[in-house]
RNA sequence: CCCUUAGAGUUUGAUCCUGGCUCAGGAUGAACGCUGGCGGCGUGCUUAACACAUGCAAGUCGAACGGAGCUAUGAGAGAAGCUUGCUUCACUUUUAGCUUAGUGGCGGACGGGUGAGUAACGCGUGAGUAACCUACCCUUCAGAUUGGAAUAACAUCGAGAAAUCGGUGCUAAUACCGAAUAAUGUCGGAUUGCCGCAUGACAGACCGACCAAAGAUUUAUCGCUGAAGGAUGGACUCGCGUCCGAUUAGUUUGUUGGUGGGGUAACGGCUCACCAAGACUGCGAUCGGUAGCCGAACUGAGAGGUUGAUCGGCCACAUUGGGACUGAGGCACGGCCCAGACUCCUACGGGAGGCAGCAGUGGGGAAUAUUGGGCAAUGGGCGCAAGCCUGACCCAGCAACGCCGCGUGAAGGAUGAAGGUCUUCGGAUUGUAAACUUCUUUGAUCAGGGACGAAACAAAUGACGGUACCUGAAGAACAAGCCACGGCUAACUACGUGCCAGCAGCCGCGGUAAUACGUAGGUGGCGAGCGUUAUCCGGAUUUACUGGGUGUAAAGGGCGUGUAGGCGGUUCUGCAAGUCAGAAGUGAAAUUCCCGGGCUUAACUCGGGCGCUGCUUCUGAAACUGCAGAACUUGAGUACUGGAGAGGAUAGUGGAAUUCCUAGUGUAGCGGUAAAAUGCGUAGAUAUUAGGAGGAACACCAGUGGCGAAGGCGGCUAUCUGGACAGUAACUGACGCUGAGGCGCGAGAGCGUGGGGAGCAAACAGGAUUAGAUACCCUGGUAGUCCACGCUGUAAACGAUGAAUACUAGGUGUGGGAGGACUGAACCCUUCCGUGCCGCAGUUAACACAAUAAGUAUUCCACCUGGGGAGUACGAUCGCAAGAUUGAAACUCAAAGGAAUUGACGGGGGCCCGCACAAGCAGUGGAUUAUGUGGUUUAAUUCGACGCAACGCGAAGAACCUUACCGAGGUUUGACAUCCCACUAACGAAGUAGAGAUACAUUAGGUGCCCUUCGGGGAAAGUGGAGACAGGUGGUGCAUGGUUGUCGUCAGCUCGUGUCGUGAGAUGUUGGGUUAAGUCCCGCAACGAGCGCAACCCCUGUGAUUAGUUGCCAUCAUUAAGUUGGGCACUCUAGUCAGACUGCCCGUGAAAGCGGGAGGAAGGUGGGGACGACGUCAAAUCAUCAUGCCUCUUACGACCUGGGCUACACACGUGCUACAAUGGUGUAAACAAAGGGAGGCAACCCCGCGAGGGCAAGCGAAUCCCAAAAAUAACGUCUCAGUUCGGAUUGCAGGCUGCAACUCGCCUGCAUGAAGCUGGAAUCGCUAGUAAUCGCGAAUCAGAAUGUCGCGGUGAAUACGUUCCCGGGUCUUGCACACACCGCCCGUCA
Repeated sequence: CCCUUAGAGUUUGAUCCUGGCUCAGGAUGAACGCUGGCGGCGUGCUUAACACAUGCAAGUCGAACGGAGCUAUGAGAGAAGCUUGCUUCACUUUUAGCUUAGUGGCGGACGGGUGAGUAACGCGUGAGUAACCUACCCUUCAGAUUGGAAUAACAUCGAGAAAUCGGUGCUAAUACCGAAUAAUGUCGGAUUGCCGCAUGACAGACCGACCAAAGAUUUAUCGCUGAAGGAUGGACUCGCGUCCGAUUAGUUUGUUGGUGGGGUAACGGCUCACCAAGACUGCGAUCGGUAGCCGAACUGAGAGGUUGAUCGGCCACAUUGGGACUGAGGCACGGCCCAGACUCCUACGGGAGGCAGCAGUGGGGAAUAUUGGGCAAUGGGCGCAAGCCUGACCCAGCAACGCCGCGUGAAGGAUGAAGGUCUUCGGAUUGUAAACUUCUUUGAUCAGGGACGAAACAAAUGACGGUACCUGAAGAACAAGCCACGGCUAACUACGUGCCAGCAGCCGCGGUAAUACGUAGGUGGCGAGCGUUAUCCGGAUUUACUGGGUGUAAAGGGCGUGUAGGCGGUUCUGCAAGUCAGAAGUGAAAUUCCCGGGCUUAACUCGGGCGCUGCUUCUGAAACUGCAGAACUUGAGUACUGGAGAGGAUAGUGGAAUUCCUAGUGUAGCGGUAAAAUGCGUAGAUAUUAGGAGGAACACCAGUGGCGAAGGCGGCUAUCUGGACAGUAACUGACGCUGAGGCGCGAGAGCGUGGGGAGCAAACAGGAUUAGAUACCCUGGUAGUCCACGCUGUAAACGAUGAAUACUAGGUGUGGGAGGACUGAACCCUUCCGUGCCGCAGUUAACACAAUAAGUAUUCCACCUGGGGAGUACGAUCGCAAGAUUGAAACUCAAAGGAAUUGACGGGGGCCCGCACAAGCAGUGGAUUAUGUGGUUUAAUUCGACGCAACGCGAAGAACCUUACCGAGGUUUGACAUCCCACUAACGAAGUAGAGAUACAUUAGGUGCCCUUCGGGGAAAGUGGAGACAGGUGGUGCAUGGUUGUCGUCAGCUCGUGUCGUGAGAUGUUGGGUUAAGUCCCGCAACGAGCGCAACCCCUGUGAUUAGUUGCCAUCAUUAAGUUGGGCACUCUAGUCAGACUGCCCGUGAAAGCGGGAGGAAGGUGGGGACGACGUCAAAUCAUCAUGCCUCUUACGACCUGGGCUACACACGUGCUACAAUGGUGUAAACAAAGGGAGGCAACCCCGCGAGGGCAAGCGAAUCCCAAAAAUAACGUCUCAGUUCGGAUUGCAGGCUGCAACUCGCCUGCAUGAAGCUGGAAUCGCUAGUAAUCGCGAAUCAGAAUGUCGCGGUGAAUACGUUCCCGGGUCUUGCACACACCGCCCGUCA
């Protein structure tokens, strides 16, 4: 310089952090599931180093040797046959060829397999051997003379079932042996030179001793012996590296070394005898576990981590263990011997065997192939060679096991076909996809041709293989699946299912609308594969060398002292171990990377290059570290002077207080608590006075003051003693820092022995409290607390902050010292050491820390790696014990945790409000009754509403209807809507049966509208028929819309921009005042704005003006009467305006405002109403209505009749009427407002005791009617009683409405005359025209209010105040809550 370095989900209401879990990537000798066309190149028992049937895997040489056999040939003698010169047979012998059991040589130590063992010089890497060997091969020198004795084969005899063995006899050699010759060999001796760190090596015509040999032959050669050198292959030694465990800390007797013998190719305790007592180990010995090592492979940005299949190097092993023999080489996979286990044969005497060679079998296992072809190539053994052997190897077979390549068609093609799926029913999508048209033919198929691999000389020779390849033919023809589709993570809908079935890598889906289960359609991804499982690396900076941390998240040792170790001030000189530079050797090949080449390409393969970060050697440099030497003073220490201190140890001593004892005074209580009781006391307590005893602790001073390493230390005095600090600068001269182990100290409790014991006080006892109370409270009380000597060794032993050094703004206290200045103890200034607070930079996740760092750096130590299990178990050490120290795993969870934020909550705090309490008035709860609810009952008692915020609620009105419920009866395109066809006008009386719906019969009457070609057609209606459909007060208010309640008419809820914070968030909106109010003012990193508040709207309270009928009447006239004339002044009506704004004055205040006053009808929101922020309660309603989905369809629809919703032991809510004299009752008088009225309100008059009836005027209403207001006032009466109170209940007689008052209406009259004498615990409403009380009206409605909604009349009491109850607002604080305290959560039991 270039290249490289990706994250996500999951703790929370949300946030930041810590931290674990999980995922996306790559890889595999893989396996499993579904699927499967072709080719190339690779790979294929990871488990039982388990057992193995069968075949093959190591032989070869006749040119070492003697035989044997066969063939051919020559010769000899013989026999037989006869065709008389041929054939055949056997024998002897010559020559030639072939085969080979044995002797002999070489090779079976290579090649091939496996990884059991091995933690080791086994492996890797680099050195060494002056301590070694090496058959065959190469080079050189020299040699090969002469004899001898055996033995297998063979023959024969014998043993044995067999394997095999024995006796006798014969024979050969390149088999064996003797002699000769011999040095540059070996050994011994003498001596010279030279080299080496050394034992020693090398060289030298010295002397002596000793040791060799084999032949074969085709005459080319091949062998044999000695020596030297080379090459190759080995052997041994050493440096460095090489897994885990200390819950393995000591190990070792041939052990360590020496001398001497033996042994080896060679060194060596390798072995033996003797001698000495050593050797290894915290830099991890020994022991235990695991494991073949490496080149390399996978992964990774790299550093690393994991692995050690295939290929290559080394090692080890060959059924298990041991042993040697042969040989150049072995302690030997297809050799031997012994022992063990196993298998086989056996005549029971005895024998045979070893697939971890290639195939193959059984077994094990999730799982791994053919009992194939060939020596054509490459390589190996033997041989002169031809050649033989070769499961090495080359090929083929099986397997998608892996990598790579190819194909399953290409182009056009819209009615966007059919079918499928979805649908808002319009359509969308599958989809140019298909069909169809035009093309192409890779692979597969068929046919023809047909290799390279052969190197090699003339010929011959190819397993693969008629393979690759080339050419031709036919025809889109024969060739696509798998997984996924909630997020991570690319890709969505329908149906089924209904916390079931199931899914799931993590978070998590599924309880009736599941993009998460199953199926389908569609889509996405990959593709002859795709998913799953397992394992490794990555992500994981989650073991952090690169590259982390420890105040609170896991994590600083309780503190000191100090060993090893690590680190270390200034200057100079030298050395060169570290370091740096250059060079050399090595780092095998293959692999990776780069550049090329060959197979059509790629995988694969070939060539070249880089690289292999390492080790070794040589040379050089000298800054830094190191080592050695010399010097220095600032680190450290010493000395001297000085003051401070609860520093430590021992001895003595003092006063106050508690308790106890003795004595006096004195009398009934004391003590204790929230209240009590136990306890003490008339045997004299408590209280008080005096005297005495004894133990323990030291008030005030006293202070985030002092001292100490920490634990800790407090009256005073004395003795002994440690440390720190300041000043001086005389001395030493780096003597320092830290500190694993070790050693020491170490609160309290506890333990041992002996003392002591006043108070206090575990255990224990009693009394209380309580559901219980093994507690809290009370009365007692023993260990203990105190002393001495030992032990224990732990604490929230905390600053939750290891030690040391240096540096980095300040301000302000305080303790100890020194200096300056000053007359001065003081104040002030400077400085050192300690101890606090505030604060900048910086740090931090934040909180916070901030010169006493948690800042910036350096050194050393200790500790951490998710939560639980667990500081537990086991082991070890320590301890008298209690226990301490060290310290796991199985299993289980997806979190556990830190800091901060917003809410909610608190029997936390501050402030404030509300008929919240308080102060009052009247009630409820008791009685009768009405009404609603629960419960019960029933054929049915339809349904809904359930704390406040359900219960005179839906229902502003259930006799039928309503009605949804029940019984009975009948009905099925339907009671209601649309479409189609046919017929008929429609309509409609009377009859029979029936409870009616309805059914039957019959048609009296009636005959419409528009057009017309006069046939008819049309509109509307009805009847009949067919199916689409209607219909459901059936389910789900937890699928919804709409509407409503509630907190609450509470004062709040938010936004934009800015600012602060990593962020959630904060600020604004907090603070000081003020208000009914987030109302307003002031201040302020905020400035503005929105929804709420207020105002705007309506009613009411005053006035003006306009208008004057149906309203009104002051003046004039008139009347029985505002009746009439007249008038519109007044009242009233209803339009338009005015008026109130803290505007004015005083006080107060910065202002906002508050207090008071004036004026005014009204005064500080004048009084009421409508109006309800963001949101909460899965609040209420599918039965007002609407509506998704589900469900019923001769019924869960519709019709009809009767019944029920009105039941009745009981319980609750809401009301009415009362209990009486502030009253009841009688008589006769007065004053409203607001409403309603035509299928209506109804006057007057008459009848009835009355409800009411008859007749009927008026009025669609400021005109007429309902309509009488009542309480009240006046005058009588009753006189405190179950009454002249109260009116329930019941009887009789009536009235009204209605088709119909039996179940089940209302009203009237007469009679009857129940409970009840002011209401327990508890509880509701109300602050002024209010409560209380009095009547009037209306809606609903045929009829049926004590309910509801309105209207006016009369008309109070009280509020000191905010401690408390309830609810709310706001600020603050705590929090392990967030479904938010009806929370969370602990223990026991099931």